[in-house]
RNA sequence: UCAGACGGCCGGACGGUCGCUCCGCAGCUUGCUGCGGGGAGGAAAGUCCGGGCUCCACGGAUGCGGGGCGCCGGGUAACGCCCGGCGGGAGCAAUCCCAGGGAAAGCGCCGCAGAGAGCAGACCGCCGCGGAUUCGUUCGCGGCAAGGGUGAAAGGGUGCGGUAAGAGCGCACCGCGCCCCUGGCAACAGGGGCGGCAUGGCAAGCCACGCCUGGAGCAAGACCAAGUAGGGACGGCGGGCCUUGAGUGGCCGGGCGAGCAUCCGCGCCGCUGUCCGGGUAGGUCGCGCGAGGCGCGCCGCGAGGCGCGUCCCAGAUGAAUGAUCGUCCUCGACAGAACCCGGCUUACAGGCCGUCUGACCGC
Repeated sequence: UCAGACGGCCGGACGGUCGCUCCGCAGCUUGCUGCGGGGAGGAAAGUCCGGGCUCCACGGAUGCGGGGCGCCGGGUAACGCCCGGCGGGAGCAAUCCCAGGGAAAGCGCCGCAGAGAGCAGACCGCCGCGGAUUCGUUCGCGGCAAGGGUGAAAGGGUGCGGUAAGAGCGCACCGCGCCCCUGGCAACAGGGGCGGCAUGGCAAGCCACGCCUGGAGCAAGACCAAGUAGGGACGGCGGGCCUUGAGUGGCCGGGCGAGCAUCCGCGCCGCUGUCCGGGUAGGUCGCGCGAGGCGCGCCGCGAGGCGCGUCCCAGAUGAAUGAUCGUCCUCGACAGAACCCGGCUUACAGGCCGUCUGACCGC
C1' cells in the first nucleotide's frame, strides 16, 4: 500500500421565531396564563422464543397425550438465547458454519441409471479345462469380483506378497470393534494390546431415550358513574324407594367442576346446544423507580458477577416532535413507543475507531 476477518460507535448538529404533548409549582373564570423540567429506536419492525405483571383454573395420586430442547461445562429471572470447550466441515490464515444424543427396539425411504442399493451382484471382462474354426473368433463347464463402466453412494483404503487368475487369502500402515493406561469435572485426546478383516446412508421421515413444560393475555385486570331485560323461544341428557294433602321431607343413585382416563377427597344441584333480543361502548387507575441507565474499581479466558458513586431519561388514547430562517456538513439510509424487560431474526445511504490475518514493497 492492497485484500480480508472480528468487535464497537454515530446515523444529523447549533442558534432564533411560532406551534404540539406530559409532569411539577403558582394564579385562577376548571379552562387558561406564567415559570421550571422532559419528549421515539438500534432496530421502536417481525410477533419467533423466555419472563415480570394481571386474571382464571377445587385439590391430591397414578398413567397417557400435546409442545419444546438434544455433544460437554458454565452464564442468566428464564430461554430454543449467550459464553467457553470438544468433535466435524470450509478457508493459506485471522475466522466462520453445524435442529451435533440413538440406525442390532421397530416401521419406512434410497427415484432414474446400473448386473446389483440389505445383507445384494456379473454388463464389459480376467483365468483354467474341453470342443469347433473360414484363424477373425465362437460354444460349453468351472473359478473370480482385483481392473473398467453406471451412480450421490457398489459393503473397507493404499502397497507388497501369494494365486491358474483373483480375493484380508496373508502381511505392513490407516480405518473399524473390544480391553487397559495417562490427561481432563466432562464431551474427548494421546498411547499400548488383542481381534475380525468384518456391520451402507437418511432420525431437518415416523420413532425410541433423557430433561423441561397449566390456560389466557394490558382489548389482562381494578374502581367510579350511568343504564337495562337475573329476558324470550325451540330442544337434548339421567331416575328409583319411603313419606306427605303436595317436588313436602328424607335416602340411594345420577350429573357438573379447564387436555384425557382411573381412584380418593371437597364443593354445587342441575348440565348442555341453537336462535332472537336488551344495556354499557363514559371516566380514573393499571401507565413507568425498572431483572433500570451511566461512570469507576475488583474477580473471571469469557458470557457475566460483586462493590462504590451518580442520574430519573416519553406516557399518547382518531393517537403528541411540525413549520420557518440562518449556519455547519457524513448532503441524510432503514424507519415512529401504546404494559415492560432479556433475546433471536429481518432492513439499513454514509461515516468513524480498534484488534487480528494474508500478500507485496521499503528500512
Description: This is a predicted structure of a 363-nucleotide RNA (Bacterial RNase P class A) from Euryhalocaulis caribicus. Lineage of the source: Bacteria > Pseudomonadota > Alphaproteobacteria > Maricaulaceae > Euryhalocaulis. The prediction has a mean pLDDT of 76.